[in-house]
Context: one part of a larger RNA
């Protein structure tokens, strides 16, 4: 963990081990108007008209991007983090110790620069096609979008000569200027890529394996070394110290157990890896071959006007299914952390909380004291009595818990607290709301009566039961644990 019986409370944890089975619905990644053109919606200003007027104005309609702002659009950054899962993988995947031929957006330090031009395009308008998803044509326009030119000598190519190669503005201010950005280069920090030694499964009833195979040369490719790829040349390379094959498996810190050595294991938490319906591919980008991006193929589901389209919970909840078995379609961004932003702030099922479940650990309670040679009931009996048993009743006391009332946090430096009127404190009420489960032949702690009669049944092992059964079933009594107790399973 599950199952059976039982079940009062609190704290802290944990909760699909099976079908990487299929998924309805909602949410889980946005943000910046201080990059830009704009103005659909909202609010305000201004102008015009109408109505009413207490002559201040009010209401309604129209116009105007003028202002606050802002749906959609262009653009920037983020979306490669965070979150999930363990399918695959026996591998430099992981662990550890090293190595370097490499890259690194945002951040830090330093040096230098930012001159002058150009052509477009979305939004928008017009037209058209389509059931839809969506698409096509024409016209207008902006930028921190895009492209030349100039400059560069720190950068790249080159032995050298020489050649190549940048940039963007915005906000505030009366201005001076300040701040945020932009470009090239050097260094750092951080993060990553690559290579190597060593280490950690079973099977020899798998003994031979290998053609880009092993090495070289030229070329290509990459951020980078490399047979990574390609052409040619050589014939190598691996293997009983187990190659190759097959089976199984994410690895580790750790966890369980054990005196240790060891054995077993890899849930939660942390690091790394791999995957994202299945298979393949690239694009963009500092970073992906990209869970909530794109393309192709496939299976499946859905929509369709039959032409064609849409989708991917191994995110959080939730549904069906499988299963012995695993939760709420909750609250909040208050804290911590993350993205964007100058900031205010926005987003954040990360996270913080709450809910459900004795699933685990820990703590507490279900009352305390007194109370008869001892009520009743029940059980046993040699019928004298014995047991349950101070147990109950009864008397006194207490109030954890509970219920009711009042106060009420820390968590936040300033305004801001989901949790929460919670924890906690005070007062009142009242023993009041709270005990079960397994076992009693030996191992093993705890014995009698009745029923049954190798039947019904018990059982972990030995074994019990065929007419007096401490072993089956029930009663009384007892033993052990106790909000648990037993059983089953796995491991030491």
């Nucleotide at each position: 963990a599950a199952c059976g019986c039982u079940g009062g409370c609190g704290g802290c944890g944990u909760g699909c081990u099976u079908a990487a089975c299929a998924c309805a619905u909602g949410c889980a990644a946005g943000u910046c108007g201080a990059g830009g053109g704009g103005c659909a919606g909202c609010a305000g200003g201004c102008c015009c008209c109408a109505u009413c007027u207490u002559c201040g104005g009010a209401u309604g309609g129209g116009g105007u991007g003028c202002u606050g702002g802002c749906g959609a659009c262009c653009g920037g950054c983020g979306a490669a983090c965070g979150g999930g899962u363990g399918a695959g993988u026996a591998a430099c995947a992981c662990g550890u110790a090293g190595c370097u031929a490499c890259u690194u957006g945002c951040c830090c330090u330093c040096c230098a620069g930012a001159g002058g031009g150009g052509g477009a395009u979305a939004a928008c308008c017009c037209g058209c096609c389509g059931a839809a998803a969506g698409g096509c044509g024409g016209g207008c326009u902006a930028a921190u979008a895009c492209c030349g030119c100039a400059u560069a000598c720190a950068c790249c190519c080159g032995a050298g000569a020489g050649g190549g190669g940048a940039a963007a503005g915005g906000a505030c201010g009366a201005g001076a200027g300040u701040c945020c950005g932009c470009u090239g280069g050097a260094g750092g920090a951080u993060a990553g890529g690559g290579c190597u030694g060593c280490g950690g499964c079973g099977u020899a009833u798998c003994a031979g394996c290998u053609a880009g195979u092993u090495g070289g040369u030229g070329g290509g490719g990459u951020a980078a070394c490399g047979g990574c790829c390609u052409a040619c040349c050589a014939a190598g390379g691996c293997g009983a110290u187990g190659a190759c094959g097959c089976g199984u498996a994410g690895c580790u810190g750790g966890u369980c157990u054990g005196a240790g050595a060891g054995g077993a294991u890899g849930a939660u938490c942390a690091g790394c890896c791999a995957c994202a319906c299945u298979g393949g591919g690239a694009c963009u980008g500092a970073g992906a071959c990209a869970c909530g991006g794109c393309c192709c193929a496939g299976a499946c589901u859905c929509c369709u006007a039959c032409g064609g389209g849409a989708g991917g919970c191994a995110g959080c909840a939730g549904u069906g299914g499988g299963g012995a078995a695993u939760c709420u379609u909750g609250g909040g961004c208050a804290a911590u952390g993350g993205g964007c932003g100058a900031a205010a702030g926005c987003c954040u099922g990360a996270c913080c909380c709450a809910g459900c479940a004795a699933c685990g650990c820990c703590g507490c309670g279900u009352g305390g004291a007194g109370g008869a040679a001892g009520a009743a009931g029940c059980c046993c009996u040699u019928c004298g009595g014995g047991g349950u048993g101070u147990a109950a009743a009864c008397u006194c006391c207490u109030u954890u818990u509970g219920c009711a009332g009042g106060g009420g946090a820390a968590g936040a430096g300033c305004g801001a607290g989901a949790c929460g009127g919670u924890a906690c404190c005070c007062u009142g009420c009242g023993a009041a709301u709270a005990a079960g489960c397994u076992c009693c032949g030996g191992c093993u702690a705890a014995c009698u009566c009745c029923g049954u009669g190798c039947c019904a049944g018990c059982a972990g092992c030995c074994g019990c039961g065929g007419u007096a059964a401490u072993a089956c079933g029930g009663g009384g009594g007892g033993a052990g644990c106790g909000a648990g107790c037993g059983u089953u399973a796995c491991u030491c």
A computed fold for a 492-nucleotide part of an RNA from epsilon proteobacterium AM1115, annotated as small-subunit ribosomal RNA, 5' domain.
NCBI's taxonomy places the organism under Bacteria, Pseudomonadati, Campylobacterota.
The coordinates come from a structure-prediction model, not an experiment, and the mean pLDDT is 90.